[in-house]
Context: one part of a larger RNA
RNA sequence: UGACGGGGACCCGCACAAGCGGUGGAUGAUGUGGAUUAAUUCGAUGCAACGCGAAGAACCUUACCUGGGCUCGAAAAUGCAAGAACCUGGCUGAAAGGCCGGGGUGCCCGCAAGGGAGCUUGUAUCAGGUGCUGCAUGGCUGUCGUCAGCUCGUGUCGUGAGAUGUUGGGUUAAGUCCCGCAACGAGCGCAACCCCUGUCAUCAGUUGCCAGCAGUUCGGCUGGGCACUCUGAUGAGACUGCCGGUGUUAAACCGGAGGAAGGUGGGGAUGACGUCAAGUCAUCAUGGCCCUUAUGUCCAGGGCUACACACGUGCUACAAUGGUCGGUACAGAUCGUCGCGAACCCGCGAGGGGGAGCCAAUCGCAAAAAACCGGCCUCAGUACAGAUAAGAGUCUGCAACUCGACUCUUUGAAGUUGGAAUCGCUAGUAAUCCCUGAUCAGCAGGCAGGGGUGAAUACGUUCCCGGGCCUUGUACA
Numbered sequence: 001u002g003a004c005g006g007g008g009a010c011c012c013g014c015a016c017a018a019g020c021g022g023u024g025g026a027u028g029a030u031g032u033g034g035a036u037u038a039a040u041u042c043g044a045u046g047c048a049a050c051g052c053g054a055a056g057a058a059c060c061u062u063a064c065c066u067g068g069g070c071u072c073g074a075a076a077a078u079g080c081a082a083g084a085a086c087c088u089g090g091c092u093g094a095a096a097g098g099c100c101g102g103g104g105u106g107c108c109c110g111c112a113a114g115g116g117a118g119c120u121u122g123u124a125u126c127a128g129g130u131g132c133u134g135c136a137u138g139g140c141u142g143u144c145g146u147c148a149g150c151u152c153g154u155g156u157c158g159u160g161a162g163a164u165g166u167u168g169g170g171u172u173a174a175g176u177c178c179c180g181c182a183a184c185g186a187g188c189g190c191a192a193c194c195c196c197u198g199u200c201a202u203c204a205g206u207u208g209c210c211a212g213c214a215g216u217u218c219g220g221c222u223g224g225g226c227a228c229u230c231u232g233a234u235g236a237g238a239c240u241g242c243c244g245g246u247g248u249u250a251a252a253c254c255g256g257a258g259g260a261a262g263g264u265g266g267g268g269a270u271g272a273c274g275u276c277a278a279g280u281c282a283u284c285a286u287g288g289c290c291c292u293u294a295u296g297u298c299c300a301g302g303g304c305u306a307c308a309c310a311c312g313u314g315c316u317a318c319a320a321u322g323g324u325c326g327g328u329a330c331a332g333a334u335c336g337u338c339g340c341g342a343a344c345c346c347g348c349g350a351g352g353g354g355g356a357g358c359c360a361a362u363c364g365c366a367a368a369a370a371a372c373c374g375g376c377c378u379c380a381g382u383a384c385a386g387a388u389a390a391g392a393g394u395c396u397g398c399a400a401c402u403c404g405a406c407u408c409u410u411u412g413a414a415g416u417u418g419g420a421a422u423c424g425c426u427a428g429u430a431a432u433c434c435c436u437g438a439u440c441a442g443c444a445g446g447c448a449g450g451g452g453u454g455a456a457u458a459c460g461u462u463c464c465c466g467g468g469c470c471u472u473g474u475a476c477a
Base pairs, nucleotide, nucleotide: 001477002476003474004473005472007471008470010468011467012466013465015461016460019425020424021423022422023421026316029313030312031311032310033309034307042053043052064302065301066300067299068298069297070296073126077125078124079123080122081121082120083119086103087102088101089100090099091098092097107116108115109114128291129290131289132288133287137285138284139280140279141278142276144274149188150187151186152185153184154183155164156163157162168179169178170177194268195267196266197265199236200235201234202233203232204231205230208226213223214222215221239262242256243255244254245253246252318418322377323376324375325374326373327372335364336363339358340357344353345352346351384415389410390409391408392407393406394405395404431453432452433451434450435449436448437447
């Protein structure tokens, strides 16, 4: 100087407390461990691995296994030599591939000889490796932590390591600001500048409006018009600016006015010096080592989907604040031409036929669901719950056996609110309800977004956990 303390003082955080809803019990989904296997490819392992890499394993992917093949190689560069390239038939085979044929002599320069581009074959340098080492590395990422810290120059003090500044008194979300002070300044962080959202104005109207007029098949449908809604560009607006009080006359805090918004308005992006030899050689790049008729590469089938069990994360429930049937409303944000696909017809349905319109503020996916109105059920393993199973189908796709999703009929299991323990959340939040997108032929209970309805509680900082600052002890570095 740090680190540590079941030392002290101060402060903060859904850290506790106060509340609301979960997990832990059940079924099944998914990931992991284990055990199994020819193979169940590999990586990730306290927080910070475990719906993680994977924004989508039937083939492909695919790296694994079994079997069948290839060795200038599936793709690349260069030198030399030879040849045309290319099109096509048969046999064999699971395919990859192998064998046997047929047609065919092209393009550019040049009279020609020859040269060139491209392709094939042979050969030589070489290729190739998701093989090892993340403890040789770059890059990227997680984490402490959006915590308020981490440092430097000069000066001063100290023999020196170092100290000071950065401590102290207040204050703040903040090393934020003020005052003081052997310090005076500065840098990286904080904040602001960026994006979305909340109000208004201007500009702009193939969306919107009977707002005012006319027509109307009653639909902004038509004429007409940009006032409103909206869309999207430019600006305005919030700065403790104003008033009162407290305070050290300061910084600031408390209350008030005005205002759409008030004290960082709400949210996002943004992550200092560093820590964990943290993670990744399987995104990529790369040193070293290793393989080179194989640890490379092609193909078929299988596996990654197995299952006594254990754990994590989400789904559905155990019901009456509910279930079911009928009726009737109200979104936002996306996406669509190899696409979205309307009306209409067929089917109980998944879906099929159909093809209007739309390169989309114009057409479509599209039905929002919870909610509301009415009928039935009346506390039961039920008209709750839906696993499992049988049969019949639909769609995608060469192909749904291993191993897809969905539909219909029947079947109806566990489950009656969950031990010890444990998680999230402070407001348009939790809870609850649907919608969309990426990936994608098909497949979403996961992920990423969007809106609808919409709470309870916070006395407080004694305690648990993590962190900041000062101080103290130390046989630790």
Predicted 3D model of a 477-nucleotide part of an RNA (small-subunit ribosomal RNA, 3' major domain) from a metagenome. Model confidence (mean pLDDT): 85 of 100.